[in-house]
């Protein structure tokens, strides 16, 4: 230096270009118990890696960057 491929909640991961971006695990509260755990029922928690384009509508599809990772010199 070329090529590829991924970046979404603390963390694993999902969403066919079309309602308000969802799960589980985690975290708080509440019920349960002497308590703690479990189990049940809630709640908070996302500028979807930065900027631009394209579209009536972008997490998704163009570009250019960032940053990871594998490969090839």
């Nucleotide at each position: 230096g070329c090529g590829c491929g991924c970046g979404u909640a603390g963390c694993u991961c999902a969403a066919u270009g079309g309602u308000u971006a969802g799960a589980g695990c985690a975290u708080c509260u509440g019920u349960c118990u002497u308590a703690u755990a479990c189990a049940c029922a809630g709640a908070g928690g996302g500028u979807u890696g930065a900027a631009g384009g394209u579209u009536c509508g972008a997490g998704u599809c163009c570009u250019u960057c960032c940053g990871c990772g594998c490969g090839c010199a």
Source information:
Transfer RNA from a bacterium, 73 nucleotides, folded computationally. Its Rfam family is "tRNA". The family's RNA type in Rfam is transfer RNA. The coordinates come from a structure-prediction model, not an experiment, and the mean pLDDT is 81. It was read from a public genome assembly.